Overview:
Predicted 3D model of a 401-nucleotide RNA (Bacterial RNase P class A) from uncultured Deinococcus sp. Its Rfam family is "Bacterial RNase P class A". It is annotated as a ribozyme.

């Protein structure tokens, strides 16, 4: 969350006429549908139910402090994450040069030297967002690819041994043509050993360097990352900053079961209470269980017979609940803040019951259109209280950051 005034018509509060008294009617006055009144997604207040006490199951919540009557809400801080934008140290990228002789090359592959650049990497304001306990308690799931997805195994490869074949052959040295150096034999079975490089994935039992070893591997060292726990510092704390310790501790998933901590008795305004008026129950089956969600103690009620089921009869109306409080506005202190306290300050702001809040006129305002311009013309969002409130979620107009 369009104004403002008029006429006329509603509801519901007071006041007055009138009437023995009410009810009607008249007359005045005041007041009358939201910020979400939606959704029914949490939280209560309030009513009722001889347990609502106890426990189990089941469910909710989940960093830290706070505010609240509570709460899955709020509010501050703490951890991740987006994030306008900086950043050329490192990879990628592009260009030249270089890499046994000659000669051609830039495709692949090393090194070096410059470039441009934000692909990859890292920093990161306001601000938004988190479904943020725990993976060393235990289970379970991680397609497809892949040898292999955590009790992981051994695909290409590499190393050693057996055996078999080839004979100048296989391999390197940036490629290709000769040449020319170096290594050893190449290749196939087959057994051991490895998993460091390669591939396969979103991820593969840490990562760089060096040492070892037949070849490899934290196998050992040095530095580093994670984890896990120790010390000081800051900070109430979650945590942050800095040290040092473990050569070992080293996927992920809990809006997957689980495990820990915290909370939860149930139905609910179609809950309930009351009054008038009527009537008719000593009716029939039943034969032990029954008490507001399940089960299991306890408590009470029932075998003098109940919960329950059939019949009969009576009522179907009226009052309440139902609108003054966890209430709103000023104004003062306190708190960073959500909030809190205090005022001989102020206000009562729907209470309808098949269900009011509405019709019509005028004038202003916003906005689009037309017009040269006046003018004229259309529009003015999403949407109706039904016990009440604190929140979240949707819808939708303005205005500010």
């Nucleotide at each position: 969350a369009c104004a403002c005034g008029g006429u006329c018509g509603c509801g519901c509060c007071c006041c007055g006429c009138c009437u023995u008294a009410a009810a009607a009617g008249c007359g005045g006055g005041g007041u009358g549908a939201g910020g979400a009144a939606a959704g029914u997604c949490c939280g209560g207040g309030c009513a009722c139910c001889g347990c609502a006490g106890g426990g189990c199951a089941a469910g909710a919540u989940g960093c830290c402090a706070g505010c609240u009557a509570a709460c899955g809400g709020c509010u501050g801080g703490g951890c991740g994450g987006c994030g306008a934008g900086c950043g050329a140290a490192c990879c990628g990228c592009c260009g030249u040069g270089c890499c046994u002789g000659a000669g051609a090359g830039g495709u692949c592959g090393g090194c070096a030297c410059g470039g441009a650049g934000a692909g990859g990497c890292g920093c990161g304001a306001a601000g938004c967002c988190g479904a943020c306990g725990g993976a060393c308690a235990g289970u379970g799931c991680c397609a497809c690819a892949g040898a292999a997805a955590c009790g992981a195994g051994g695909c290409u490869g590499c190393u050693g041994g057996u055996g078999g074949u080839c004979a100048a052959u296989g391999c390197c040295g940036c490629u290709c043509u000769c040449a020319c150096g170096g290594c050893a034999g190449g290749c196939c079975a087959c057994c051991a050993g490895u998993c460091a490089a390669g591939g396969u994935g979103a991820a593969a039992c840490g990562g760089u360097g060096c040492g070892g070893c037949a070849a490899g591997a934290g196998c050992g060292c040095a530095c580093c990352a994670g984890g896990u726990g120790c010390u000081u510092u800051g900070g109430a704390a979650a945590c942050a900053a800095a040290g040092g310790a473990c050569g070992u501790c080293u996927g992920g998933u809990a809006a997957a079961c689980c495990c820990c901590a915290u909370c939860u008795g149930g139905u609910g305004c179609a809950a309930g209470a009351c009054c008038c008026g009527a009537c008719a129950g000593u009716g029939g089956a039943g034969g032990a269980g029954g008490g507001u969600g399940g089960c299991c103690c306890g408590c009470c009620c029932g075998u003098u017979g109940a919960u329950u089921c059939c019949c009969a009869g009576g009522a179907u109306g009226g009052u309440c609940g139902c609108u003054u409080c966890a209430g709103g506005a000023g104004c003062g202190c306190g708190g960073c803040g959500a909030c809190g306290c205090g005022c001989c300050u102020u206000c009562g702001c729907a209470g309808a019951g098949a269900g009011a809040u509405g019709a019509c006129c005028g004038u202003g305002c916003u906005u689009c259109c037309u017009u040269c311009a006046c003018u004229g013309g259309a529009a003015g969002a999403c949407a109706g209280a039904a016990c009440c409130c604190g929140g979240c979620u949707u819808a939708c107009u303005c205005c500010c950051u």